[in-house]
RNA sequence: GCCGCCUUAGCUCAGUUGGUAGAGCAACACUUUCGUAAAGUGAAGGUCCGGAGUUCGAAUCUCCGAGGCGGCU
Numbered sequence: 001g002c003c004g005c006c007u008u009a010g011c012u013c014a015g016u017u018g019g020u021a022g023a024g025c026a027a028c029a030c031u032u033u034c035g036u037a038a039a040g041u042g043a044a045g046g047u048c049c050g051g052a053g054u055u056c057g058a059a060u061c062u063c064c065g066a067g068g069c070g071g072c073u
Base pairs, nucleotide, nucleotide: 001072002071003070004069005068006067007066010025011024012023013022019056028042029041030040031039049065050064051063052062053061
């Protein structure tokens, strides 16, 4: 220098050929206990890496960037 893949909640990851963003774990509150842990219940937590474009509508499609991983030279 070229090619491919990845970026979504604090962490690990889903998200169906565009139509209200989810799960598990963690943390928090409550129940239970003399207390802690475990267990159960509940609520909360997101600019979907950034920008532009297409569209009635974009996490999803296109383009330009950023970061990470791998391959080739």

Description: The prediction has a mean pLDDT of 81. This is a predicted structure of a 73-nucleotide RNA (transfer RNA) from Candidatus Harrisonbacteria bacterium RIFCSPLOWO2_01_FULL_44_18. It matches the Rfam family "tRNA". Gene Ontology term of the family: triplet codon-amino acid adaptor activity. NCBI's taxonomy places the organism under Bacteria, Bacteria candidate phyla, Candidatus Harrisoniibacteriota.